Two RNAs folded together computationally: RNase P RNA and transfer RNA, 449 nucleotides in total. Its mean pLDDT, the model's own confidence on a scale to 100, is 80. Rfam match: Bacterial RNase P class A. By type it is a ribozyme.
[in-house]
RNA sequence: CCGGUGGGUCAGACGGUCGCGUUCCUGUCCGCAUGGAUGGGAAUGAGGAAAGUCCGGGCUCCACAGAGCAGGGUGCCUCCUAACGGGAGGGCGGAGUAAUCCGACGGAAAGUGCGACAGAAAACGACCGCCUCGUGCACCACGCAUGGGGCAAGGGUGAAAAGGUGGUGUAAGAGACCACCGGCGCGAGGGGAAACCAUCGCGGCCGCGUAAACCCCACCCGGAGCAAGGCCAAGCAGGGAAGAGGGGUGGCUCGCCCCGUUUCAUUCCCGGGUAGGCCGCACGACCGUCUCGGCAACGAGACGUCCAGAUCAAUGACCGCCACGUCCCGCCUCCGGCGGGGCGACAGAACCCGGCUUAUUGCCCGCCGGCUCA
RNA sequence: UCCUCGGUAACUCAAUGGUAGAGUGAGCGGCUGUUAACCGCUAAGUUGCAGGUUCGAGCCCUGCCCGAGGAGCCA
Numbered sequence: 001c002c003g004g005u006g007g008g009u010c011a012g013a014c015g016g017u018c019g020c021g022u023u024c025c026u027g028u029c030c031g032c033a034u035g036g037a038u039g040g041g042a043a044u045g046a047g048g049a050a051a052g053u054c055c056g057g058g059c060u061c062c063a064c065a066g067a068g069c070a071g072g073g074u075g076c077c078u079c080c081u082a083a084c085g086g087g088a089g090g091g092c093g094g095a096g097u098a099a100u101c102c103g104a105c106g107g108a109a110a111g112u113g114c115g116a117c118a119g120a121a122a123a124c125g126a127c128c129g130c131c132u133c134g135u136g137c138a139c140c141a142c143g144c145a146u147g148g149g150g151c152a153a154g155g156g157u158g159a160a161a162a163g164g165u166g167g168u169g170u171a172a173g174a175g176a177c178c179a180c181c182g183g184c185g186c187g188a189g190g191g192g193a194a195a196c197c198a199u200c201g202c203g204g205c206c207g208c209g210u211a212a213a214c215c216c217c218a219c220c221c222g223g224a225g226c227a228a229g230g231c232c233a234a235g236c237a238g239g240g241a242a243g244a245g246g247g248g249u250g251g252c253u254c255g256c257c258c259c260g261u262u263u264c265a266u267u268c269c270c271g272g273g274u275a276g277g278c279c280g281c282a283c284g285a286c287c288g289u290c291u292c293g294g295c296a297a298c299g300a301g302a303c304g305u306c307c308a309g310a311u312c313a314a315u316g317a318c319c320g321c322c323a324c325g326u327c328c329c330g331c332c333u334c335c336g337g338c339g340g341g342g343c344g345a346c347a348g349a350a351c352c353c354g355g356c357u358u359a360u361u362g363c364c365c366g367c368c369g370g371c372u373c374a
Numbered sequence: 375u376c377c378u379c380g381g382u383a384a385c386u387c388a389a390u391g392g393u394a395g396a397g398u399g400a401g402c403g404g405c406u407g408u409u410a411a412c413c414g415c416u417a418a419g420u421u422g423c424a425g426g427u428u429c430g431a432g433c434c435c436u437g438c439c440c441g442a443g444g445a446g447c448c449a
Base pairs, nucleotide, nucleotide: 001370002369003368004367005366006365007364008363009362012322014320015319016318017317018316020045021044022043023042024041025040026039027038028037029036030035047346051357052356054355055354056353057352058351059225060224061223062222066254067253068252069251071221072220073219074218075217076090077089078088079087080086091105092103093102094101095100106216107215111214112213113210114209115208127155128154129151130150131149132148133147134146135145136144137143163181164180165179166178167177168176182206183205184203185202186201187200188199190197191196229279230278231277232276238270239269240268241267242266245259246258247257248256272448273447287304288303289302290301291300292299293298324344325343326342327341328340329339330338331337332336375445376444377443378442379441380440381439384398385397386396387395392429400416401415402414403413404412422438423437424436425435426434
């Protein structure tokens, strides 16, 4: 210098003019008054993702949230955490020269299904083939035809073909037997907290693939969502049908609570009204700095700060100047410098928080590989 | 805020995990004096995008993008 890889961080600064939301202070006018209208001043005012709404929790209501089935989710181990499908560290497998990255990573020996085409056969394998016996033909013999039996070495098909290589053995063969290799299971002691690792011994046990097919196993999950939920105000007009059960409760059964069984609950249809205000709602698993513990995620302690709350929805626009990046043009003393001009990523809180994912600008640092120079 | 469905040729829709098709439209040819109708032939596809599972994906799974629809007040 080029290429790769991991992480961190910023989200332009200052001044001026105009404008907007919220809070506080304050002036004038109206009103008996709660108050209303209209000015002035001060403070303060988006994000790293505010996004997608994909997970998890807080909070609120339903019973202080109950049982079973169904349904859904997760799936190596340990830890972190309020919790998680998140994170940290480790194991195993895979990719890469490496730094490093990726992994839905329980079970196919419980059962069922599926594996197109090709192929004999896709899991009770036998088409060609190898061997053998009987019969017939032929005959020196190999042989040909047909029927029975044994076999799975070789060929061929396929994405995948019944562990692999070599030998013994046999009529031909074959884990039938043997040696080595691979896998599986069982046992032993060793390391590790565990997943797991390495070792030794035994057993020919060799039983295809697919569970992001059904399923089985283990663990987790009650439902709804701030339009939750509570208070106040305003307004209207009731009628018809069903009805002994209905609601909380979403799928079912039970249980609990509430309403109803006085045609008073509740449901449906027609019709009617409203389109307002306040609380929830900004002190919180908050944020910042330091110390300690821990490999780390994270935890503990001390100190400090108070930091948006809209509801048609504020957080903006313009000018000047500086800085950074980039593009274009011109000039010069041309590895560079100067001057002029243009452009400035993704995107906008809406109950709150922890993550994940996606979009995106610039800068900085570590590590790896290659090339070159000293 | 919550829920459901969809994206395949220019348009409307099909397709058990096994070669992506049909109708309309387009182009060419035929028939006709000409056009329409009719007959024949042809082209046209990143199955919204990117990954994964599988021998194999439009279909199964995950993450994005786009579109459509529905529910929620009082009495």